Large-subunit ribosomal RNA, domain II from Nanoarchaeum equitans, 719 nucleotides, folded computationally.
[in-house]
Context: one part of a larger RNA
RNA sequence: GCGGGGGAGUGUGCCCGAGUGGCGAGGUUAAGGGGAUAAACCCCGAAGCCGUAGGGAAACCGAAGGCCCGCAGCCCUUAUGGGCGAGGGGCCGCGUCCUAUACGGGCGUAAGUCACUCGGGCACGACCAGAAGCCCGGCGAUCUACCCCGGGGCAGGGUGAAGCGGGGUUUUUCCCCGUGGAGGCCCGAAGGGGUGGUGGCCUAUCCCCUCCUCUGACCCCGGGGUAGGGGCGAUAUACCAAUCGAGCCGGGUGAUAGCUGGUUCCCGCCGAAAUGGGCUGCAGUCCAGCCUCGGCGGAGGCACCCUCGGGUGUAGAGCGACGGAUUCCCGUGGCAAGGGGGUUAACCCCACCACGGGAGUCCAACUCCGAAGCCCGAGGGGCCGUAGAUGCCGGGAGACGGGGGCGGCGGAUAAGCCGCCGUUCCGAGACGGGAACAACCGAGACCGGGGUUAAGGCCCCUAAGUGCCGGCUAAGUGGCUGGAAGGGUGUCCGCUCCCUAAGACACCGGGGAUGUGGGACUAGUAGUGUCCAUCAUCUAAGGAGUGUGCAACAACUCACCCGGCGAGGGAGCGGGCCCCGCAGAUGGACGGGCCUAAGCCGGCCGCCGAGACCCCGGGCCGGGGAUCCGAUGGAUCCCCGUGCGGUAGGCGGGCGUCCCGGUGGCCUAGAAGGCGGGCCGUGAGGUCCGCUGGAGCCGCCGGGAAUGAGAAUCCCCGC
Repeated sequence: GCGGGGGAGUGUGCCCGAGUGGCGAGGUUAAGGGGAUAAACCCCGAAGCCGUAGGGAAACCGAAGGCCCGCAGCCCUUAUGGGCGAGGGGCCGCGUCCUAUACGGGCGUAAGUCACUCGGGCACGACCAGAAGCCCGGCGAUCUACCCCGGGGCAGGGUGAAGCGGGGUUUUUCCCCGUGGAGGCCCGAAGGGGUGGUGGCCUAUCCCCUCCUCUGACCCCGGGGUAGGGGCGAUAUACCAAUCGAGCCGGGUGAUAGCUGGUUCCCGCCGAAAUGGGCUGCAGUCCAGCCUCGGCGGAGGCACCCUCGGGUGUAGAGCGACGGAUUCCCGUGGCAAGGGGGUUAACCCCACCACGGGAGUCCAACUCCGAAGCCCGAGGGGCCGUAGAUGCCGGGAGACGGGGGCGGCGGAUAAGCCGCCGUUCCGAGACGGGAACAACCGAGACCGGGGUUAAGGCCCCUAAGUGCCGGCUAAGUGGCUGGAAGGGUGUCCGCUCCCUAAGACACCGGGGAUGUGGGACUAGUAGUGUCCAUCAUCUAAGGAGUGUGCAACAACUCACCCGGCGAGGGAGCGGGCCCCGCAGAUGGACGGGCCUAAGCCGGCCGCCGAGACCCCGGGCCGGGGAUCCGAUGGAUCCCCGUGCGGUAGGCGGGCGUCCCGGUGGCCUAGAAGGCGGGCCGUGAGGUCCGCUGGAGCCGCCGGGAAUGAGAAUCCCCGC
């Protein structure tokens, strides 16, 4: 990993509800007892319990019925009709309590009870598996810690304390030599250890190299002792049998687990929530809201649209309408203190403050105004509803981690961030498109077949146009998109103004002068350093000079004028596409190929393209009707549906397994089981055939369950 087998809502008691049945103003037995064909059945047994009267804490008191409306149904009648009308509703009464009375209010004013089945609640292990733990009783010191008793072990080398002897000697002292052999002394083997190698290694502490120690607080052996909140501890919470912040084994025990995982056949109908409030509440739970099922009731209901009436103070806007903020200018007034400046203590100017005027800008907590919307009501339309709605009562839930888009907000620098409101989708929604992609676009999938469209597409991958008309782009821009401020004689379009056949613009040729080298500063400056002025003459025209240049001149050039040439030229503003601005980590992205249209803008025609829509057939569900039947029910047929996506979940109906009672069958001419196949059923499944197998098995009517497996790091066995 696979196969096979095992594997999870059960039982009892009480309570609530529904269905069915018995009896009914009653219902029922319990313990116990009798009988029998002996677990199961029949009979006896009202003690007790529930009900028959309530109200009140209690004392205590103590129910009557009447009138009206009216569903189903029935009757008369056939009409948008009428009558009766159980149940139901309303009003008035009645009982009782509150109270001095009254008013007013609460509760009550005759249907139950027993049993079975099902749904649920509570108590119990209570759907199954899972702790770490707590307590009790035992077992452990053959490991290890420490202690006690008895034993054993430590190559070799070095150092050379005390003491002793000798010698020297100015010697109570001291020195030298020798001897001696001390030391938790030194080096180092066996032995013991375990520093580094972040060495080796499938190997729960093993090995190698290196390192520490090796006469000691040394190492080892045998025997003995200390026990679990206890031991032992040169202390590390270390060690106490590979287990130690409290050993192990058994028991309490199915501890508890608001946590995690798992929870087994089918079909049909409906179908959520992730919100509000409370909680030692935030991983939970209760109440409400939202889902489902049943009942009561009996006629209206409303999400939508239009119109009208009323409410509101947002968006916007405004502020010589209030409150507040605020820029510039002018004016008037004020300075008590403080600031800046001035011949300065007292004074003046500025700043500042207040007011006025002019121009102007703002506000969630400003509003003279004020939408769209939203809310309430009315009318009309529309839709839902007697096939029973709105409403009311009751049984069962789930859920109370939400998330995305769009619109409006708050918090935050921002965020695939946090929070709020509305709506929609995902959640719980398949299918088509978007390259891929929960929530973007299209569209809500009962089944089969055919057709038409939606979004999106139509060169190839790839179904459908290498479609048509006009324009733009030259960047591969772009090809459904990442990009700003700011730039661009890129290119296209529009508008305004100016020049121009009396010749523009560009180019070429010529002129570009004189007073004068204007005045001043200056060493000097002559159009061209700076300052001032910027006149006049001759002219077709020529600045007291547009640049280059020089130390200063000169020289070149421009403005300006003439000629040549012969047709448009110049300036500004706006728009379209494009370019720059534009930087990321493996090589690389329009989905790709590729494309100059297969790009972008505008217009047009056609086609493709979903489970959508339409048509045909079928199934189921809900409803209506008819016929038939041994008919509170069932079967068949017809019609209608603007019914049939679905997680949690509610409800309904079925399939299969095992056993029991009854009944009917099969089997050595081959039962069950196994393997392979055909057919039937929406499905769980059923049935038939062949092979295998070799002795039991099945249908129907009822009943009862240890009743359905793929998952639980599930358990056991096998491979």
Its Rfam family is "Archaeal large subunit ribosomal RNA".